[in-house]
Order: sequence, then C1' cells, then structure tokens
RNA sequence: CAAGGUCGCCGGGCGGUCGCUCCGACUCGUCGGAGAGGAAAGUCCGAGCUCCACUAGGCAGGAUGCCCGCUAACGGCGGGGCGGGGUAACCCGACGGAAAGUGCCACAGAAACGUACCGCCCUUCCUCGGAAGGGUAAGGGUGAAAGGGUGAGGUAAGAGCUCACCGCUCCUCUGGUAACAGCGGAGGCAAGGCAAACCCCAUCUGGAGCAAGGCCUAAUAGCGGGACGAUGGGCGCCUGGCCCGUCCCCGGGUUGGCCGCACGACCCCUCCAGCAAUGGAGGGGCUAGAUAGAUGGCCGCCGCCGGCCUCGUCAUCGGGAGGAAGCCCAGCUUCGGCUGGACGUAAACCGUUGCGGGAGCGGUACAGAACUCGGCUUACAGGCUGCCUCGGGCC
Repeated sequence: CAAGGUCGCCGGGCGGUCGCUCCGACUCGUCGGAGAGGAAAGUCCGAGCUCCACUAGGCAGGAUGCCCGCUAACGGCGGGGCGGGGUAACCCGACGGAAAGUGCCACAGAAACGUACCGCCCUUCCUCGGAAGGGUAAGGGUGAAAGGGUGAGGUAAGAGCUCACCGCUCCUCUGGUAACAGCGGAGGCAAGGCAAACCCCAUCUGGAGCAAGGCCUAAUAGCGGGACGAUGGGCGCCUGGCCCGUCCCCGGGUUGGCCGCACGACCCCUCCAGCAAUGGAGGGGCUAGAUAGAUGGCCGCCGCCGGCCUCGUCAUCGGGAGGAAGCCCAGCUUCGGCUGGACGUAAACCGUUGCGGGAGCGGUACAGAACUCGGCUUACAGGCUGCCUCGGGCC
C1' cells in the first nucleotide's frame, strides 16, 4: 500500500420564529420541565401481568436435543468438544440413538441387504471357435452409494484366506468437572446411508391475551325457546381431591367516560469476581403516554455525500520521444562551418487517474411507540475507530 475477517459507534448539528402532546406551578393566561428507534419493523421464541374457580398424578399432543456455565425464562447468550468450509484470521452445524422395531434408497445396473453382466481359473466335450459343469468377487461396467482401504504373501484363479499399516468395535491407564483427546492392548470385524422418515431415549410444557381485564354513567325487553341435569357440568383424555348449575339459539340496549398507562428482571458511572456471558457492592438519574392517534412548518448557517467547472512548486501513467542540442566518429571546407553516421538521454507542453483547495448546484439512509421487558430475524445512503489474517514494497 492492497485484499480479507471480526467487534463497536454515529447516522445529523446550531440559531431564530410560529405551532403540537403530556406533567407541574400559579396572579387563569402565562411560566418551567420532558417529548420515538437501533431496529420502534416481523409477530418468530421466552416471560412479567390479567382472566378462564382450581389442583395432584398419569396419558396424549407439542417443543428442544454434544458438554459446562449465565439468565426470571428461552428454541437465547458465553466458553469448550467434535464435524464441515477456508492458506489463515474466522464462519457454519436440524450435533442423543441405525446392535429395540417398522420403513425408504427413483433411474441406471446382474444386484441396493447379500449379487454375478463382462471378465478370471479348473474339468469335460467339440476342434477357424465355441458349448456344458464347477469355483470366484481381486479387475471392468452402472450408480450418490456395490458389502472396509493400501501393499505384500498365498491361491487353479481369487477373497481378511494370512500378515503389516490405516479404518472400525471394545478395554486398561493418563489428562480434563464433562463432551472428548492421547499412549497402549485385544478382536478379523456387525451387511452401507437416511431419524430435517415413523420411532426409542432425556428434558421442558394448561388456554387465551391490554381489542387482557376492571370501574362509572345512561338506557332497554326478555310472559323467549332448546339440550343435559349430583348416574350432570367444570382441563384435550383418564383417575383422585375440590367447586358448581352449565351450554346453544332468537331478540333487545350501550358503542360514552375513567382506570389499566409507565418506578421498570430500568438506565449511567466506578470498583471487585469471572476467559466471557454475567453477578455483587457503592454512588448518581427519572428519560413519551397518545386514542384517527402528539414532537412539525418556515428562514439562515454548518456537517456529510454526489457529479460538473476551475486552480495546483503534488503524486502516478501515457504521449512528447522509431526522439532535440551538446559530446564522439567520418567526409567536405572559403576554416566561419556544413553534411552524414553512431550513441542514447532531457525539458516545456498535452492528456488519464488520484490527492488537496475554491465557486455554485443537487441530495442527506432504513424508517414512527400504542401494556412492558429479554432475545432472534430482516432493512439501512454514507462515515469513523479498534483488533486480527494474508500478500507486496521500503528501512
């Protein structure tokens, strides 16, 4: 200098003027204070809170799925292990079990859970070359995958048939809290893959949701109907406890106001513990609460970005430059120089790109709370910082 990886931050500011919402004060029309986000989005998870009278055990359904931690909890976060991608920094993982059972692997291929199409070998027969029988799974073909791989020995030819190494399974020991890793040993060794197939195992799990749910005011219309009925109803099902009338249809009234509604698993700073997520202690702070839904309009200046124009003692590349003069050689000379050759370079200047300055023009991302919080996912013009990896150059 360039390319890449990863964490984080900003994403508009200042002044004037008019206006909006809430809270507080008060001399009642003024004053003071506060006033959208990193995602407010998606509605994907988890909870706080509210209601469904409920509650215990079990089953079903659903969710998660390596280990250890964090957290109110989670399908989240941190750290680690293993596997995959990448030279690496790093990134991704739907990561328990295929020896409990069932099921699937299209097409191609002889065959997809046990096989012989080509081929190889042996025997017999026939004699240009074939036929029959037997053996084989090393070689070839098909395929995503063909019954562990490579090599040697052995064999009629071959094959874990035997051996060595690798792979796989099991075991002791060592390290680690653990997932696992390593050294060593034993075994020829289960016949592959798929569980994001059914399933098995472990852990967790009621439903609905602020349009939840309460209160006030006002008004009306129940001669209503039906089902079940303590052998009934109340949870998806069963059992037990406990409680109680429940459900459906038709019709009518009110569509108003208030609460819920913001002090929170809250925010900031410092210290301590921890690799970290996070926890503890001390100190400080109050930061929207609307209900067709507030924070905006105008003016001026600035910041940032973009292209155009222009400037430059700047950098880079191309042209100038198949190249100027000078110097050198040769020839000529009226001795002033001229001509030719060779050598191998410079500058002005022109243009490309970059950097910096100036004038004027245009633009300023994604996007708006509606009960709250912890996460995840998605969107984002432009700008800034840190750390790390790799490549080139210089000292």
A computed fold for a 395-nucleotide RNA from a Chloroflexota bacterium, annotated as Bacterial RNase P class A. Rfam family: Bacterial RNase P class A. From the family's description: Ribonuclease P (RNase P) is a ubiquitous endoribonuclease, found in archaea, bacteria and eukarya as well as chloroplasts and mitochondria.